[in-house]
RNA sequence: AGAGGGAUAGUUCAAUGGUAGAACAGCGGCCUUUGGAGCCGUCAGUCCUGGUUCGAGCCCAGGUCCCUCUG
Numbered sequence: 001a002g003a004g005g006g007a008u009a010g011u012u013c014a015a016u017g018g019u020a021g022a023a024c025a026g027c028g029g030c031c032u033u034u035g036g037a038g039c040c041g042u043c044a045g046u047c048c049u050g051g052u053u054c055g056a057g058c059c060c061a062g063g064u065c066c067c068u069c070u071g
Stems, first nucleotide, its partner, number of pairs: 001070007010024004018054001026042005047063005
């Protein structure tokens, strides 16, 4: 320099263009002699800027960062 892939909650991952979810972690509560087990609740997110669309995490363009390959 070129090619391919990736970026979603604190973490690991889902999500046919139509309400963004789960698990773990955190916090609160219940239970309990104790709770690090179990149960209930709660907090929290689409990398950035534009475009298409009635509607974008998803499609398109540019950018940033990470991984792999080629030179």
Predicted 3D model of a 71-nucleotide RNA (transfer RNA) from an Anaerolineae bacterium. The same sequence occurs in records of 2 taxa. NCBI's taxonomy places the organism under Bacteria, Bacillati, Chloroflexota, Anaerolineae.